The RNA shown here (transfer RNA) has 74 nucleotides and comes from a Bacteroidales bacterium.
The source organism's lineage runs through Bacteria, Pseudomonadati, Bacteroidota, Bacteroidia and Bacteroidales.
Rfam family: tRNA. It is annotated as a transfer RNA.
The prediction has a mean pLDDT of 80.
RNA sequence: GGUCCCUUAGCUCAGUUGGUUAGAGCAACUGACUCAUAAUCAGUAGGUCCUUGGUUCGAGCCCAAGAGGGACCA
Numbered sequence: 001g002g003u004c005c006c007u008u009a010g011c012u013c014a015g016u017u018g019g020u021u022a023g024a025g026c027a028a029c030u031g032a033c034u035c036a037u038a039a040u041c042a043g044u045a046g047g048u049c050c051u052u053g054g055u056u057c058g059a060g061c062c063c064a065a066g067a068g069g070g071a072c073c074a
Stems, first nucleotide, its partner, number of pairs: 001073007010026004019057001028044005050066005
């Protein structure tokens, strides 16, 4: 230098043909249970979907540029 892949909650990851409300597990917090802790059960909170621009009635999803990370080739 070239090709390809990844970026979504604190962490690990889903998200179908673009369709109106963005989710799970773990972690956190509150409550129940217990003499107490753990475990278990119930609930709550938590999001600039990497950034900018574009297409569209509508974008996490499509397009372009950029940023960070990874693999391979040279």